RNA sequence: AGAGUUUGAUCCUGGCUCAGAUUGAACGCUGGCGGAAUGCUUUACACAUGCAAGUCGAGCGGCAGCGCGGGGCAACCUGGCGGCGAGCGGCGAACGGGUGAGUAACAUAUCGGAACGUAUCCAUAAGUGGGGGACAACCUAGCGAAAGUUAGGCUAAUACCGCAUACGCUCGGAAGAGGAAAGUGGGGGAUCGCAAGACCUCGCGCUUUAGGAGCGGCCGAUAUCCGAUUAGCUUGUUGGUGAGGUAAAGGCUUACCAAGGCGAUGAUCGGUAGCUGGUCUGAGAGGAUGAUCAGCCACACUGGGACUGAGACACGGCCCAGACUCCUACGGGAGGCAGCAGUCGGGAAUUUUGCGCAAUGGACGAAAGCCUGAUCCAGCCAUGCCGCGUGAGUGAUGAAGGCCUUAGGGUUGUAAAGCUCUUUCGGCGGGGACGAUGAUGACGGUACCCGCAGAAGAAGCCCCGGCUAACUCCGUGCCAGCAGCCGCGGUAAUACGGAGGGGGCUAGCGUUGUUCGGAAUUACUGGGCGUAAAGGGCGCGUAGGCGGCGCGAUAAGUUGGGCGUGAAAGGCCCGGGCUCAACCCGGGGACUGCGCUUGAUACUGUCGCGCUGUGAGUCCGGGAGAGGAUGGCGGAAUUCCCAGUGUAGAGGUGAAAUUCGUAGAUAUUGGGAAGAACACCGGUGGCGAAGGCGGCCAUCUGGACCGGCACUGACGCUGAGGCGCGAAAGCGUGGGGAGCAAACAGGAUUAGAUACCCUGGUAGUCCACGCCGUAAACGAUGCGUGCUAGACGUUGGGGGGCUUGCCCUUCGGUGUCGUCGCUAACGCAUGAAGCACGCCGCCUGGGGAGUACGGUCGCAAGAUUAAAACUCAAAGGAAUUGACGGGGGCCCGCACAAGCGGUGGAGCAUGUGGUUUAAUUCGAAGCAACGCGCAGAACCUUACCAGCCCUUGACAUGGGCGUCGCGGGAUCGAGAGAUUGAUCCCUUCAGUUCGGCUGGACGCCACACAGGUGCUGCAUGGCUGUCGUCAGCUCGUGUCGUGAGAUGUUGGGUUAAGUCCCGCAACGAGCGCAACCCUCAUCUUCAGUUGCCAUCGGUUCGGCCGGGCACUCUGGAGAAACCGCCGGUGACAAGCCGGAGGGAGGCGGGGAUGACGUCAAGUCCUCAUGGCCCUUACGGGCUGGGCUACACACGUGCUACAAUGGCGGUGACAGCGGGGAGCGAUGGGGUGACCCGGAGCCAAUCCCGAAAAGCCGUCUCAGUUCGGAUUGCACUCUGCAACUCGAGUGCAUGAAGUUGGAAUCGCUAGUAAUCGCGGAUCAGCAUGCCGCGGUGAAUACGUUCCCGGGCCUUGCACACACCGCCCGUC
Repeated sequence: AGAGUUUGAUCCUGGCUCAGAUUGAACGCUGGCGGAAUGCUUUACACAUGCAAGUCGAGCGGCAGCGCGGGGCAACCUGGCGGCGAGCGGCGAACGGGUGAGUAACAUAUCGGAACGUAUCCAUAAGUGGGGGACAACCUAGCGAAAGUUAGGCUAAUACCGCAUACGCUCGGAAGAGGAAAGUGGGGGAUCGCAAGACCUCGCGCUUUAGGAGCGGCCGAUAUCCGAUUAGCUUGUUGGUGAGGUAAAGGCUUACCAAGGCGAUGAUCGGUAGCUGGUCUGAGAGGAUGAUCAGCCACACUGGGACUGAGACACGGCCCAGACUCCUACGGGAGGCAGCAGUCGGGAAUUUUGCGCAAUGGACGAAAGCCUGAUCCAGCCAUGCCGCGUGAGUGAUGAAGGCCUUAGGGUUGUAAAGCUCUUUCGGCGGGGACGAUGAUGACGGUACCCGCAGAAGAAGCCCCGGCUAACUCCGUGCCAGCAGCCGCGGUAAUACGGAGGGGGCUAGCGUUGUUCGGAAUUACUGGGCGUAAAGGGCGCGUAGGCGGCGCGAUAAGUUGGGCGUGAAAGGCCCGGGCUCAACCCGGGGACUGCGCUUGAUACUGUCGCGCUGUGAGUCCGGGAGAGGAUGGCGGAAUUCCCAGUGUAGAGGUGAAAUUCGUAGAUAUUGGGAAGAACACCGGUGGCGAAGGCGGCCAUCUGGACCGGCACUGACGCUGAGGCGCGAAAGCGUGGGGAGCAAACAGGAUUAGAUACCCUGGUAGUCCACGCCGUAAACGAUGCGUGCUAGACGUUGGGGGGCUUGCCCUUCGGUGUCGUCGCUAACGCAUGAAGCACGCCGCCUGGGGAGUACGGUCGCAAGAUUAAAACUCAAAGGAAUUGACGGGGGCCCGCACAAGCGGUGGAGCAUGUGGUUUAAUUCGAAGCAACGCGCAGAACCUUACCAGCCCUUGACAUGGGCGUCGCGGGAUCGAGAGAUUGAUCCCUUCAGUUCGGCUGGACGCCACACAGGUGCUGCAUGGCUGUCGUCAGCUCGUGUCGUGAGAUGUUGGGUUAAGUCCCGCAACGAGCGCAACCCUCAUCUUCAGUUGCCAUCGGUUCGGCCGGGCACUCUGGAGAAACCGCCGGUGACAAGCCGGAGGGAGGCGGGGAUGACGUCAAGUCCUCAUGGCCCUUACGGGCUGGGCUACACACGUGCUACAAUGGCGGUGACAGCGGGGAGCGAUGGGGUGACCCGGAGCCAAUCCCGAAAAGCCGUCUCAGUUCGGAUUGCACUCUGCAACUCGAGUGCAUGAAGUUGGAAUCGCUAGUAAUCGCGGAUCAGCAUGCCGCGGUGAAUACGUUCCCGGGCCUUGCACACACCGCCCGUC
C1' cells in the first nucleotide's frame, strides 16, 4: 500500500466482498507447564443458608453468664477482683462495598463565581462555678401463639434542665439586652477528712470563640446523541415589591402589581443513553466505545415522606402505601444479596456457600484490644496477554511402508531406525525464604536452591480455484455437497468427499458475533450534480451568508509573551525490579484544552468622517420588438341554410366497406348565417423571468438597449421560510359551439384487433369568473461578478472613413467553427462544462418507490413532504470491435428477370423415415443426411439374430517340455458345420565347433498377455464437408487514443480480384488473389513403329509390299498474347471502348490449387489414440437366417405418356479406355440369352468393336403398332450353392400413365438438351458412380424484388450475437 466482482473487450461511475487490527466474548476440534490479569454484557428477575458495623467498664446504674478470691459442712451466699450479657450514655453507623434502573439534566467535563455549612484534626483566645428534676436497666402485676407490649414502683451518669459568670460572640443607631459547660483516669509530699476523698499534678474530655486544612451545598459560561412524518411552548409562567423559608443566593414558597419569558443558532414533544479520565481503531482528522482501574453522579423491592444527626431524606434506620415471599393459635406479625460466597430462573455465555485479619486501610478505645466478605491470599475457566517445553547432534542403501509414475523413477526424507549426547518443564527426595523497622505469616513446606531417574510424561487446528502462501490421485456425476465475493459439481473436478503431499499458525487453531480500518462510500483535512444519482418550472423578496475606495478610532475575531489550571492511573521517552517478557516501580515530557493578564493592529468585525463616469440607481434624448391587457375592424377558408343550373353517382382506401345521393347528392352559381384560426411576409429573425407570444387599428402598460449634461453616494450580490407567475389536460358556474375530436358507434384489417386505416360523433377545444400547480416545465447545464486566442454569420443602436456601396470601430443580443484549458469519454470552449470568488438548491448502489403511513393543500382528480420490511451483485454512463436491422449508399453471383429442359402426378429402380421383426448391424440429419460410407450384402463380406462349439485363444512377444520340416494329395467314418477319428502316398529346412548345440516350425503346459466394428468425434490426432475461388485475413515499425482500439485495409477511380493507379500519418511485409503446373486450341523443330501415304514402283487392290517421313498422328522441346500497335475516353494514371493484325484479344476454354477462421459440423465402424468397460466373453469359430421385411411418407433417378414419335429397313462417321484365372476374331449351332471351337494379342500391331441419334419406308391420334409394369411357362450364364435373394433370353400377359396442384431444380456455349460408347468395383449382378465423344440450341431489357455474399455508413438495451434480447396477461 491494495485486491476481486457489471463488459466480447475498454475507460468511468457505483455498490457489494476480501486481506488488518480489536474483544469482559460464545461455539467446534484439540489441550503439557508457569507468570501476571480478566470473568452475569442477558431478568435493576426472585432469593434458602452463613457472614459483610461495630466499639468504649478510663461516661453510668449494675451483675445474667464465665473464672478467681472470701464466707459457709453443704445447698448456697458474697460485685471483693478479673471482667461483662442486656440497659442508659458517647462516637461510628452518611465511610468502605455493590449496581447503572432512572437521568439529554447544571447530570458530567473544563474554566470561573459568591450569599454558605463543616463532627473528628491543627493552631488562637477565654472558661470548666453552683444546683435541680427525671427515664431505662431492675422489681411487681398483667396481655399476647409470636413479634412484642401495658400499668405501677426504685435509681445513676460525660443523659436532661435551670441559676451564676461572659474575653470574644449574637441583636441593637446607641444605651443596653441575650446566651455556655462534665466530668473521668494515672500519680502524689504536706494539710484536711472515719473513709471515699478534698487538694496538687499529668493525661483524656467538656463549653464559648475567631482562624486553617480537607470535605460539602449553591450560581454562571462553554461543551455533550437521534428525530421537523414533533413548530410553536409557558400562568409561578417572566420580572418587580412585601412577607415567609433555608446553612446559604434565588418564584424556593406566598400575596399583590406588570405582561412578560423561551423558540428555526431548533423551544416543546418523542426515542435512546449514566458522564469523564480513558479504551479500540485510524497516517492524521475522525469514527466507535465508556468492562476491569480512577474521578463524579444516580439508585438500594416499587412509590412517597420525614426523623435523628456536623453530615442522610439514609443499601444491611424509621413511618405510610403497593406488589411479592414467609410465619401464624387467623387475632396478628416478619422480610428486602444492585455487599461476599451461594441458589433458582433467564441466556450462546461468566467462578468457591474457600483461608486470614499476617500485611495495607477503616470504626471504636487512653491502651491492650475488638470488628472489618474493605482487603490480602488461595480455588475454578486456554477468557485474553506473556514466557517455556514436547528434545539435541550424527545418520543414504536415500531402508520398509504409503502416495504418484511417462514403469525409468519421483516423493514422504535426515524424516525414521541405528549411534552419541542433554535433562528445561513435569515426577521423586532433601533444604527452604523475602514480605515483619521489636512481636505477629493466611499465602506455604509456596517461590527459590540442591540431588536422583529417564528421551523418558507432553501437538494440534485450519487451509491448498482466484483474491491468497500451498497439487496430485481416487471416489462422486447439477447427485452428494462447497461457498466471504466471483463462483464450483451434468464421467477425466488442483473448488464436493477421502488419501498422499504441501502451506499457515501453534497450546492453540478455526467459526460466528462486535467495533474501527481499507471506504476520498457523508469528502473539515478530502467528493460531486450536461449524458452515470444529483440545478428548485420561473421570478420578487424576509431572515441569514457574503460585500467597492480613502482616513481615523477600537481591539471582539486574529496573533506574541507571562501566570494559573489541565487529578492519579493509562499512552510516549529514559532508567530500574521480578532469570526474560507480560507485569510492576522511579523520573521526564505530553495532555494539541480552558481561564486570567500584558503587548501587536496587517486582515476581518465594530464606530466615526469622507470618495466615485469604479458597483448600483435617478434624470434627459433616441430607436427596435408576435412583451402584456382591453375594445373595435378585416379578408380567405370550412360547415350549415335558401335559391338556380345539372344528373348518377359521390365519398373514402393499399384495396374496400360503413356513410351520403333519384325525397336530386357530389360538382357549379348567387345570397345568407355562425364560430374558430390568422396563408404569403416568416428568417438557428424578434420579445419575455419562465410558461409562452404571430391578421389590422386604437387606448392603457412592463422590460431591455444605445447616446448624453447633471444627480445620489455602496444604496450591492445571493436568498432557507414566504409571496406571486406558471403549457396542456382536468374541475366548478354561466355562455358559446364552425372545424377538429378523447369516450362511444359502425365499417375494414387481423388468428384475435377493446389499435394503427375509414365513416360518424359527445365531452373538450373558444369566452367570462374561480380552482388545479404539474411536464422530456430541457440548454436534461441555478443566480451574480471578474479574468482567459480567434474566425465567420445574423439582429438592435452609436462613432469614423470614403469611391454611396462598402470598409473600420464600439455597446447589447442570437448562432456556427475553433486555440489554451477542462472532461470517463462524448463533448464544452468569452452565451464555458475553462480559471476563481459569493450565496442558494440537490445527490450518496439497483429494485421496493416518488409508493405506504402521518401532515399540509385541493370540490375532486390529485399535488407536496416522504420511509421501512424484503430482495439483488449488480443497476448505470461514454466509447470500441463485431453481429444484426421489414436503415441507407455502392457492387457481385444462373440470385431474380429473360429463356431451354426437368422434379412434384404414373410404373419401376435406389436411399431414407416409419412400422414390423429373433435380427431387420452401425453411422450420416436443413443448405452442407437421404443412387451418402457401399467403385457390387445369395455364402463370404457381416459388424446383427437363433442355435452349436473353443478358452493363452483366429493373431503378436517372452519361458519350460516334447516332436520334427512346414506343407500337399487320396480314401474311409461321425457331424448341419466348426470340429474330430483312422489309413496310405509325396516331400525331408538353415547354420554348425557335428553336441538335438543354435535358429526355425509344430504340439503340450503355466503365466504375463492377446482380442473387442464395445462407450465417449463433447477428451483427441489425422482426414473431410461448409461458408467459398468468396476477396478477404493479419503482422512489424511508426502515429493517434487514458484504454478497448484506430490508422495502414478508409477516400477518388478501376478490376474477376485488398487487381492496379492516384491521394492520404503512415511506411513496409506475410497468408490469400494473380502468375508459375497440367490439359485443349495455332505453328516450328526433333523422332518415325505397331501410326501415316503426297510423290515413285509393284499388287491378290487390303498402306497389302518396296519405298518415304511431306501430311495426319504420337510425345519431347520450343514459339505465340503483352492493352504490344492505332483511334477514342479517362486525370498526362490505372484502366475502359472500338479497330487492325492474328489460330487465339483483353483472365482465350477447362482442371489442379481452398487465406485467418466459423459450424464442440462429420468420422473412435478406414487408420491412430487418452480414459472407461468386457475377459470360458462385449473375445474366437461354424451352420442357417437377417441387412432384400411393407399399411405408409420423403429424397434421388430410370422408363414413359408418344408422330421432333413407334416399328421395319438402310448402313456412314467418334473419342476416352480395358484385356493373361484376361480380351477373344474368322467359322459352326441355337429365334435368343448363349453354346462349340479357338486364330491373334502382355497389345498405336490382336481383341472388346457393333457407336447411337442420322437417312428411307410405314403407322395417323387410339390407352394405340404409344407405354412397358405385373404375371405364367420354358430356358441361358455365373457360382460349392440363385428358395428366402442374381442377371439375362424366348413365348405369352399387357397395369398405371394422355405433360402432372401448391411448390421446386439445373443450365449463359460447344453450354443446356439429346444420342450412344468406355471404365472402376466385380465369379455373377448398374437405371448408380467416374469418364468419353456425336448432334447441338434459346435468352439475358435490366438489378425494383427473392436468396447468398463483399465494402462503406447509421442505429442498437444484441455479444450463446435477431433462431438475440425482452414486456405484459393467464